[in-house]
């Protein structure tokens, strides 16, 4: 100098998952369920339904129940934001248990896990320095 691996602290991303309280418990604050009437719905009956979540739908293959290609839809990043472009990604996994349309009242849960992107234009804030 150059390469790998590890650790830290700042800052950033996904998500509802933050802050207060020394910590826990308990608050706020953000999320989800369940739960009249009125209006949907009358399609549940094992072809079970139903919920979180972007994370669905078809369609060919070989498979024997899996994988893969594709094409429709969805989501995310790109360091203030919002639109266009270009550019990288993701489309998981879990739970309830035969049951749950909407839903004031009310009841009730969860505040986790796991990460390292940053081009370009226009529009809007914004900040700093100077006169």
């Nucleotide at each position: 100098u150059c390469g790998c691996c590890g650790g830290g602290a700042c800052c950033g991303c996904u998500g509802a998952a933050u802050u207060c309280c020394a910590a826990a418990a308990g608050a706020a604050g953000c999320g989800g369920g369940g739960g009249a009437a009125c209006c949907g719905a009358u399609u549940u009956u094992a072809u079970g339904g139903g919920g979180u979540g972007a994370a669905g739908c078809c369609a060919u293959a070989a498979a024997c129940a899996u994988u893969a290609u594709g094409g429709c839809c969805g989501g995310g990043u790109u360091a203030c934001u919002u639109u266009u472009c270009g550019a990288c990604c993701c489309g998981a996994a879990c739970c309830c248990g035969u049951c749950a349309g909407c839903u004031a009242a009310c009841c009730u849960c969860g505040u986790a896990a796991g990460c390292g992107u940053u081009g370009a234009a226009a529009g809007g804030g914004g900040g700093u320095g100077a006169u």